Annotation: The part of an RNA shown here (large-subunit ribosomal RNA, domain II) has 703 nucleotides and comes from a Candidatus Colwelliibacteriota bacterium. Taxonomically the source falls in Candidatus Colwelliibacteriota (Bacteria, Bacteria candidate phyla). The coordinates come from a structure-prediction model, not an experiment, and the mean pLDDT is 84.
Context: one part of a larger RNA
This record gives sequence, structure tokens and C1' cells, in this order.
RNA sequence: GCCAACGACUUUAUGCUAGUUGCCCCGGUUAAUUCCACUCAGUGGAAGCAGCCAUAGGGAAACCAAGUGUGAAUAGCGCGCGUCCCGCAAGGGACAGGUAGCUAGCAUAAGACCCGAAGCCAAGCGAGCUUGCCCUGGCCAGGAUGAAGUUCCAUGAAAAUGGAAUGGAGGUCCGCACCGGUUGGUUGUUCAAAACCUUCGGAUGAGCUGGGGUAAGAAGUGAAAAGCUAAUCGAGCUUGGUAAUAGCUGGUUCUCUCCGAAAUAGUUUUAGGACUAGCGUUGAGAUCAACCUUUAAGGGGGUAGAGCUACUGGUUUGGUGGUAAAGGGCGCAAGCUCGGCCUCCGAGUCAAACUCCGAAUACCUUAAAGGAUCGCUCAAUAGUUAGACUGUGGGGGCUAAGCUCCAUGGUCAAAAGGGAAACAGCCCAGACCGACGUCUAAGGUCCCCAAAUUACUGCUAAGUGUGCAAGGCAGUGUAACGCCGCUGACAGAUAGGAGGUUGGCUCAGAGGUAGCCAUCCUUUAAAAAGUGUGUAACAACUUACUAUUCGAUGGCAUUAUGCGCCGACAAUGUAACGGGGCUAAGCAGUAUACCGACGACUCGGAUUCUAUCCGUAUGGAUAGAGUGGUAGGAGAGCAUUUUGAUCGCGCUGAAGGUUGACCCGUGAGGGCGACUGGAGCGUUCAGAAGAGAUAAUGUUGGC
Repeated sequence: GCCAACGACUUUAUGCUAGUUGCCCCGGUUAAUUCCACUCAGUGGAAGCAGCCAUAGGGAAACCAAGUGUGAAUAGCGCGCGUCCCGCAAGGGACAGGUAGCUAGCAUAAGACCCGAAGCCAAGCGAGCUUGCCCUGGCCAGGAUGAAGUUCCAUGAAAAUGGAAUGGAGGUCCGCACCGGUUGGUUGUUCAAAACCUUCGGAUGAGCUGGGGUAAGAAGUGAAAAGCUAAUCGAGCUUGGUAAUAGCUGGUUCUCUCCGAAAUAGUUUUAGGACUAGCGUUGAGAUCAACCUUUAAGGGGGUAGAGCUACUGGUUUGGUGGUAAAGGGCGCAAGCUCGGCCUCCGAGUCAAACUCCGAAUACCUUAAAGGAUCGCUCAAUAGUUAGACUGUGGGGGCUAAGCUCCAUGGUCAAAAGGGAAACAGCCCAGACCGACGUCUAAGGUCCCCAAAUUACUGCUAAGUGUGCAAGGCAGUGUAACGCCGCUGACAGAUAGGAGGUUGGCUCAGAGGUAGCCAUCCUUUAAAAAGUGUGUAACAACUUACUAUUCGAUGGCAUUAUGCGCCGACAAUGUAACGGGGCUAAGCAGUAUACCGACGACUCGGAUUCUAUCCGUAUGGAUAGAGUGGUAGGAGAGCAUUUUGAUCGCGCUGAAGGUUGACCCGUGAGGGCGACUGGAGCGUUCAGAAGAGAUAAUGUUGGC
């Protein structure tokens, strides 16, 4: 890992609600216990009226009572006092109702759907591992160093000093055994739940070690690391309390049908929990249809917008008037001026906490129409209270975030199908089942790939389309406006571009052309007191300006706009159209046709609800409206084991097993046939449950 078997909402008591059965409104019912019978741990019958519920309520109570409480009250108010039918009445009936069982759902108490802690407490067992201590034994190759002391010699009066020899001290040195475990490596389903190789520390000592003994669970022991106390230690192990507790995680087993949520508010030692409300389901009931949509009429508002000599508060600029204590400048000072502040005039501008104004929506009321009640109340009973994205209006943030917090729609959640290449939340559209029928939606129609190589009018040349900004730009289309132009425009070519004069100043120089000032006059077709290059300064070249030539459906300038261009760099492989590829098969506009979904329609079938009709009954027929679904609610069934009754089958072959292209059922499932098997098994109606497994790192077994 696979297969098989086992594996989770139970049981008891009490209560509430609903259904159902018995009895009843002349209420219902027995408990323990006793007696009797029988097929005797039991079952059935009888007794047992103790008790319980009901029969009257109100009040805190005393108490009163169809009333009572409050109250001064014979007031008012609260809570109570069954309704209908027949009957003159007495009375009768129905409903509502009572009570005791049974069934179902839920609650409470219990292990309470199942598995799962770390832990807490008690009683025992452990020092054959290890820690300390006690008793008794054992062990430490070899080498080195050379303390005290002693002897001799020398010196000395002596004490003593020096030298030599001897001596053999030491938690001394080097280094085996032994003890340890520093570095690196190997191993790491291992030789090994701590080893191996290399290297290293101690090695006469606080040394190492055998045997025996002793101290332990809040206790021991500890040269102290919370170390060690049998591979277990911030409290050992075993058993018990014990099914500890777990607001947490995981798991929770057959089918079909009907309905179908929430991720919000308030409170919470509360925030991943709980309670109440909101939203779901089921049942019952009531009502002047109370709900939704549209239309009409009537309302209040202060949002969007707008506005501000309409307030409050900002704000830019020009000007007038005033103030001036403090600031800057000038001045001896008086004072002047700039800036400041205030007023006024003109122009401009802003506001969530400004408003002289002021929508659209939304909301409220009334009425009508439409809608298969969708609304409300009561009762029982859930789940939910982590939401996500997207459009719109906003707060926070950076008008950042697949960000965060509100409001208001949608979708997902709990929704499959078609489109967006792929893609919970986008667009279209809501799957009862079947059909090789028809029509459409979004989106598409060259091929992959169903349908136009459709028609018309333009644009684009960039493969733009098929990713991007500021900015740049004689790409090209359209529109507008102005000016020049056959009396010749624009560009080009040819020629001229002069004189006073080297203008004045400045300067070493300044001659059109360093700088400053001025910028005139003349000759002219025209020519600057000079547009650039250049020189030390001149020179030289050039421009403005003029003439000629050339001969235009032209030229120059500005503005707006459509589509393009540059700006444009990333990591495995084209890789920024899904691909091929496309000059349309791109972009903009118009038109027609077609394709395209589980949508709509058509045909057949199933089922739910409502209405009508039929029927003794489960029910049947017709019509209409429905039949996606997580949590969850409700209903109807299938299968398994077993009990009672009933009817049956079986060695001429039961159960079980294998198998079939067969039959029935929406389905869970049920039949039938063949083979196998070899002794029991089933139908129908009821009852009772150890009653259904692909999942729990499930348990056990097999492979």
C1' cells in the first nucleotide's frame, strides 16, 4: 500500500411539545405490595384508591371567590369566568377539553456520537544502569627530574657558608597498561537506539577497579549540568481512581422526494466559544391582502451639484483709506518707506464638521392594476455569527495593494452549462429524466473549431493590431483660421549687397562683428551705425535686402482631431494574438445572414403543490405552477439480524460462491438463467435492534 472483518447519536429516569390508542366530562390512572394461573430469574389476571393530574381563579400573603388584586370607592384598570347546534324547558349532541399508555422530536442528569492529551492523586516495585557513602580485596611497563636529610672537603673562634658525594621527595615531567572522550573523518534502514578510524587529556593520585552493603519518588544522590535514580527525569516505573477533562483536531456507514440558510446586531475574563435577536424548516391559526412590482396623488429632507458683498472659516493679486507698540532700510531728528494688521473698491478661488440655494434616487402615506402569498401571529425545532471577489458611494493608506473598514447591488459560498486560450467571485444563463428536433443569449463566423474568405464607407503600413508614461517628431488622414501667389509666390540658381565712415566712447589695438552710447544722412532696384564665420587689429567669406531666371490645382504659418512612429532592457525555449497564420483574418461605422448553452420551444416520461371532477379506501383523471443546492429541517422507502403469527421451498439439491449481452424498480435493491456448493431456507403481516463504511497518521488478520 491493497484486501477482508470490526468500527461512532445509544440506554435509563424525569420533563416539554406533537401524533396516536384506551377511557371520559356521572373524570383519568394506579405505585410499592399481596393473591391466583401458567410454558415459572418470567408472563398474564385480580386485588391494592396511598398518591398524581384534572375539576376555579385572583392575590406577596392573610384571605376572598365567578370573581379577585389594586384602591377611600358600588370608579377605572390587570388577571380570570368555554363556543356552537337542536329543544318551550328539562336535557341532548358536536367541537374544544381531561387523563393514562405508546411512538417521535427536543431538554436535563448521567462516559451520553466515537477515538485522542499533556496532566492530578493513591498504593506498590526498583540503586544488577547510574550518584554518594561504608566494609573488604586488586592494579599502575619503562624513562626523566633530583626536595629535605646525611657524609666528606674547604673557610670560620663559633653560628654558619660554599663545594662534592650520597639520598630519593612530589595532587612533579615524558610515556604503555588502565581511566577519559579534545579535533577531523567514517557510519547514519548502522557492527552499534552513541560505534569505528585519526588525533588528544590523566596516568602515585581528589587515581582506577572487583565483590559485599546502604540511601528513592516531592524523595534520594549530586566537586551543581535541574545532572543521575535500569535506552524513562523540571519529579521514575506499574496498577488503580478512569470511559479524568479537552469551548480543540480528526472521523461519523443505504436510497429517493420537498423546502433551504448564515458568515449580521447586542452582551460576554468575550473575540476560532456561548446566550438572545436576525435569516431556515415543520405544524396550526387569524386577517378589511396586511407582501412585492408598476402607475397616480400627497409628503418631509439638506446628500450630489452649485454658490458665497447669503453666514462661518480659508485663499491669490492690483489699488484706496487707516493704524503703527514691536521688525528691515534711510535720517542727528522730525519723519519717509517696505513689510504687518484693519476697512473699502476691482478681478480670481476653496470647504466632511460653510449654506442664500438644491436635485436624481431612496423612504413614508393613500388609491388602482398586476403577481399561483411571496406577508403576519403562535408552537416545535435547527444551523449560522472566520466570509470572498466584483460594480457603485465613501473613511484609512500613497485617490498603493489579490490591502483594510463601512454602505448599497450582483455572483461565489451552496451553481453545473456556454463565453473570457487555461481562470470560485467577470459576461450570458439557473441542470427533474430522455431526444442524431427547432430558435436564440453572451460570444463569434480563414484553418485548428460550429458558423460570412458577407456587402458597403473610411482609416492604418507600424505585423500597429498582438503590453506602458512623461517627453519627442516635415509619418499620414480630416477640419478650421490667417497670409503670399501668373502684376510671378516658396525653394534653388546668376548678379549686386554701396558712400559719409575706421560713427562716438573705451582701448596697446576696437576699422559692421570684446564692451558702452547713439543708430543718422546720401547714392540707389537694393544694401543693417550690421545676422554669423573669421583677424592681434584689418582683410576674406556670409546673412538681411534687391534685380534677373524658373513657372504653381501653388506656398507659408497656426490650431483642433483620427490612426500610426520613437521612448521600449531579464533571467530553461519562440513565450506580451491560445496556435497556424493574417495587410485583413487589423481599426472605426453601417447592414444582412448564419453558428452558438444542461436557456426557450417541440415530443415522450417521472414527481411535488394548488384547483376541479371521479372514487369505499391507498388513490385516479384533467389543468396550471413547480422540481440546482452546502449547513440544516421535513417526508417516503430499500436492505441486514432476530422474535411472533401465517403460508411455503429443500439431497429430483437449501444457504453461500462465480457469472449473464435477460426481466422489474427513479433508486437503495429485487427476480430469473447457467456453473459451483452440499443442508438448511424463505413469502406475507406485525414487533425489537449490537441495523448499512472509500476515509478517523482508525483496530486486528492476510498478502